Overview: Predicted 3D model of an 83-nucleotide RNA (Glycine riboswitch aptamer) from uncultured Micromonospora sp.
RNA sequence: CACGCGGGAGAGACCGCCCCUUUGCGGGCGGCGCCGAAGGGGCAGAUCCCUCCCCGGAACCUCUCAGGCAAAAGGACCACGUG
Numbered sequence: 001c002a003c004g005c006g007g008g009a010g011a012g013a014c015c016g017c018c019c020c021u022u023u024g025c026g027g028g029c030g031g032c033g034c035c036g037a038a039g040g041g042g043c044a045g046a047u048c049c050c051u052c053c054c055c056g057g058a059a060c061c062u063c064u065c066a067g068g069c070a071a072a073a074g075g076a077c078c079a080c081g082u083g
Stems, first nucleotide, its partner, number of pairs: 001083004006078002012032001014031006020024001033069003039065001040063003047058003
């Protein structure tokens, strides 16, 4: 790193309008609120790396573009096994 297996958080089952060969825990558009753990952006603050400072870099920090806010699915990351 790849595959298999197990674990795996947060936040409205919000509101309005519309659609139907499926009337559904359905879909589309819009509105307000919210989350941070796919992906993506940023190092301004704090943290870490570069022996210290500067410069530079990184993330689980930060932004919230994308994504998400019952369950399911997804899910960073972690443990074990195989290669």
The sequence is in RNAcentral, with records from MGnify. The prediction has a mean pLDDT of 79. NCBI's taxonomy places the organism under Bacteria, Bacillati, Actinomycetes, Micromonosporaceae, Micromonospora.